Lysine riboswitch aptamer from uncultured Ruminiclostridium sp., 158 nucleotides, folded computationally. Taxonomically the source falls in Ruminiclostridium (Bacteria, Bacillati, Bacillota, Eubacteriales). Its mean pLDDT, the model's own confidence on a scale to 100, is 79.
[in-house]
This record gives sequence, C1' cells and structure tokens, in this order.
RNA sequence: GAUAGAGGUGCGGAAUCUAUCAGUACCCUCGGCGAUAACAGUUCAGCCUGUUGCCGCGUGGAAAGGAGCUUCCGCCGAAGCCUGCAAUCGCUGGAACUUGCAGAGCUGGUUGUGCAUUUAAUAAGUGUAUGACUGUCAUCAUACGAUGGAGUGCUAUC
Repeated sequence: GAUAGAGGUGCGGAAUCUAUCAGUACCCUCGGCGAUAACAGUUCAGCCUGUUGCCGCGUGGAAAGGAGCUUCCGCCGAAGCCUGCAAUCGCUGGAACUUGCAGAGCUGGUUGUGCAUUUAAUAAGUGUAUGACUGUCAUCAUACGAUGGAGUGCUAUC
C1' cells in the first nucleotide's frame, strides 16, 4: 500500500400496512361581532399583494411531515453533527426547514437521566452535561481486575 473482517437493542435508505396528527384544517346552514378591522402568503420587523374575517351551536370531514411492525437494499465514519458557499421562500433584513457541494472540524458504539432546541406530541430526532453497559488497543497486575487513548483506529492475509 491492497484485500477481507469485527463491535450489536449496530447504522442509513425504500415500500406496504397501522396508530397518531384530529373531530384539527376545510365545506355548508343558523345566530352574533367586525372594514380606522381581521385574515393569508414558513417565522420576526417593515412593506407589498390578495381575500374576507372572528366567535358559538350543528352537518360533513382530510392530508403532509414525524412514529411503529414487517420486508427488501446498501453498509461498519456505517452515520450524525458543526462551519462555509449556493439554491428554495411575494420584496428587504435576520432566523428556520429542505436540497446540493466543500472541509485531514467534532463524535468508537448502545442506552438512562437533567437542560436546551425542533415538533401536534411528555413520541422520535439533534446538541450538551453526567452515569451505566460494551467493543478495541496500550500500560500495569496475574485471583479478580485497574488506568488511559481514539475509528486517519483495531484484527487477519498478501
């Protein structure tokens, strides 16, 4: 340098189905308030454009994103995040979501708890702090084990 592997509630993607979203958005009838007003265009501020809106009773009544099982596919920096650039969004400025590219930036992996963020959600995700378990290497010990490091690592073969 090349090839092949290991960690396990292992990682990511796709599809069907199911629950949730939600008796919500929205349609219609009736009644009330309202135009110096209210609403919509992701969010905040200012504008612009368009529309009619808000509340109560009743009729009808979704979807997307996110989640779970199963199956299939690709894999073991699998992947996730961070930073920068660009695109997307009525206009300007900031922010968010999504997509693409770049980075010798951070994280070995799983999981509990607290805080923050995102979300309809106390689900799940992400970040951070702190525990537990676990794999790997190094040093010490040799009864058990202890301490420390990081995946640009570790093991095997050529």